[in-house]
Context: one part of a larger RNA
RNA sequence: GAUUGAACGCUGGCGGCAGGCCUAACACAUGCAAGUCGAACGGCAGCAGCGAGAAAGCACUUCGGUGUGAGUAGAGCGGCGGACGGGUGAGUAACGCGUAGGAAUCUACCUAGUAGUGGGGGACAACAUGUGGAAACGCAUGCUAAUACCGCAUACGCCCUAUGGGGGAAAGCAGGGGAUCUUCGGACCUUGCGCUAUUGGAGAAGCCUGCGUCGGAUUAGCUAGUUGGUGGGGUAAAGGCCCACCAAGGCUACGAUGCUUAACUGGUCUGAGAGGAUGAUCCGUCACACUGGAACUGAGACACGGUCCAGACUCCUACGGGAGGCAGCAGUGGGGAAUAUUGCACAAUGGGCGCAAGCCUGAUGCAGCCAUACCGCGUGUGUGAAGAAGGCUCUAGGGUCGUAAAGCACUUUAAGCAGGGAGGAAGGCCUAAUGGUUAAUAUCUAUUAGGAUUGACGUUACCUGCAGAAUAAGCACCGGCUAACUCCGUGCCAGCAGCCGCGGUAAUACGGAGGGUGCAAGCGUUAAUC
Numbered sequence: 001g002a003u004u005g006a007a008c009g010c011u012g013g014c015g016g017c018a019g020g021c022c023u024a025a026c027a028c029a030u031g032c033a034a035g036u037c038g039a040a041c042g043g044c045a046g047c048a049g050c051g052a053g054a055a056a057g058c059a060c061u062u063c064g065g066u067g068u069g070a071g072u073a074g075a076g077c078g079g080c081g082g083a084c085g086g087g088u089g090a091g092u093a094a095c096g097c098g099u100a101g102g103a104a105u106c107u108a109c110c111u112a113g114u115a116g117u118g119g120g121g122g123a124c125a126a127c128a129u130g131u132g133g134a135a136a137c138g139c140a141u142g143c144u145a146a147u148a149c150c151g152c153a154u155a156c157g158c159c160c161u162a163u164g165g166g167g168g169a170a171a172g173c174a175g176g177g178g179a180u181c182u183u184c185g186g187a188c189c190u191u192g193c194g195c196u197a198u199u200g201g202a203g204a205a206g207c208c209u210g211c212g213u214c215g216g217a218u219u220a221g222c223u224a225g226u227u228g229g230u231g232g233g234g235u236a237a238a239g240g241c242c243c244a245c246c247a248a249g250g251c252u253a254c255g256a257u258g259c260u261u262a263a264c265u266g267g268u269c270u271g272a273g274a275g276g277a278u279g280a281u282c283c284g285u286c287a288c289a290c291u292g293g294a295a296c297u298g299a300g301a302c303a304c305g306g307u308c309c310a311g312a313c314u315c316c317u318a319c320g321g322g323a324g325g326c327a328g329c330a331g332u333g334g335g336g337a338a339u340a341u342u343g344c345a346c347a348a349u350g351g352g353c354g355c356a357a358g359c360c361u362g363a364u365g366c367a368g369c370c371a372u373a374c375c376g377c378g379u380g381u382g383u384g385a386a387g388a389a390g391g392c393u394c395u396a397g398g399g400u401c402g403u404a405a406a407g408c409a410c411u412u413u414a415a416g417c418a419g420g421g422a423g424g425a426a427g428g429c430c431u432a433a434u435g436g437u438u439a440a441u442a443u444c445u446a447u448u449a450g451g452a453u454u455g456a457c458g459u460u461a462c463c464u465g466c467a468g469a470a471u472a473a474g475c476a477c478c479g480g481c482u483a484a485c486u487c488c489g490u491g492c493c494a495g496c497a498g499c500c501g502c503g504g505u506a507a508u509a510c511g512g513a514g515g516g517u518g519c520a521a522g523c524g525u526u527a528a529u530c
Base pairs, nucleotide, nucleotide: 001530002529003528004527006526007525008524009523010522013377014376015375016374018372019370020369021335026333027332028331030330031329032328035080036079037078041076057068058067059066060065087288088287089286096213097212098211099210100209101208102207105205107203110201111200112199113198114197115196116195117194118152120150121149127142128141129140130139131138132137158167159166160165172193173192174191175190176189177188180187181186215259221251222250223249226248227247228246229245230244231243232242233241263285264284266282267278268277269276270275290311291310292309293308294307313324314323315322316321341367343366344365345364349363350361351360352359353358380410381409382408383407390401391400392399393398414471416466417465418464419463420462424457427453429451430450431449432448433447434446435445436444474519475518476517477516478515479500480499481498485514486513487512488511489510495502496501
């Protein structure tokens, strides 16, 4: 000199843009953070609305009515998602990460193709009844549905054998409809969404290897599943990954082993570079989820807001037994020099579910707080010598603050008040037309046109008008280094100090004042790095 996730002291006008527990991976009150699907299913409790078991409207009508309008949705069964997104850096010196390669693998949803989607069965929730328990939660009996579960049939391709053969699948739902049949439910046809098997793709994941990856030798030897082989087991998959047997190997001064420290990288800071230091925010990877262990389910976990066991802690209890896990977002206590709101919205982007409408989303978008950093703007402009008053100083003449002020003439950025006002909105919905599909002018779908709409931020950005210099300057320093000097007080005292050093009666070095210098909404100090 540059820099910082900074802190402290004094001071503080506005805006933009970023950042904000570095310490106790300490403990947590409260609320929210992962649901969704009624177009898989039985069923319809509660609530709301209506009551002619809705209405208006529309369609049909045998003129009596019927359908639509029309559902919402708790619990349950079932599907998909809770393995993403979000947090933290404790552990880890390791194929963990970075980079370059490799072969023995898997992949739900998505995408392209091929072939199918036939016919049956028995249960279990919900529910009902009874019953145990303080509760958490159960138990028994009985009934029932399905895209839940299980056989049978079929098997292009698929799997196992190895040329003989053997094995294995599925599920329906919704919309519409001219003939035909009808038990008036529908069959049937068609469209869409699904389902099964299989082959590719994409994206994701698992595994192996070369090289690189902190410190110290005041750590010199380490190793028995250890190193290799054979045969098996196991896994999606190679492999001592595991096991039986056999052999005696394997690593090491090019630093093994043990110890300390540490998440790694792209990057960041500094530096001319080489290098040194560092790993906040953002992106990628890894690890962890009160501590330790374990598996289940699943395409994927050995699973932050899942399960089981053990432990510590907290809470409830009728003492028999139970409940919990903020290193999610806010917030609280504690620790600390120190770090924010128990905010708004799903309008946008993205994600989950759903045919869709939509629902959920503390991801995200925004707002609030903080001069924490960077950037921009303002706190007026011009004129004005009687060089006013006043302060300080003085050789008492003067000098200086100083064109500074006052006065005169202007301007109105920003703040204030008032009015106008984009963009972030793409979509989705309704109607119509034209294509595609189709037996069809149904439906569905694509495009086009028209219509009514969707904004948290938001009193938005921006623009215009109004009034008035009006509302807005401090901090450090002035002995040398180092820009800037005098007076008074003090008298080796009180004190200053980064180094040299200053202070013992004329202190430009202490304290105050006047003046000056440097930066400026900041300035200085401390800490840390180059």
Description:
The prediction has a mean pLDDT of 83. The part of an RNA shown here (small-subunit ribosomal RNA, 5' domain) has 530 nucleotides and comes from an uncultured prokaryote. Its Rfam family is "Bacterial small subunit ribosomal RNA". Its family is annotated with ribosome and structural constituent of ribosome in the Gene Ontology. The full RNA is in RNAcentral, with records from ENA.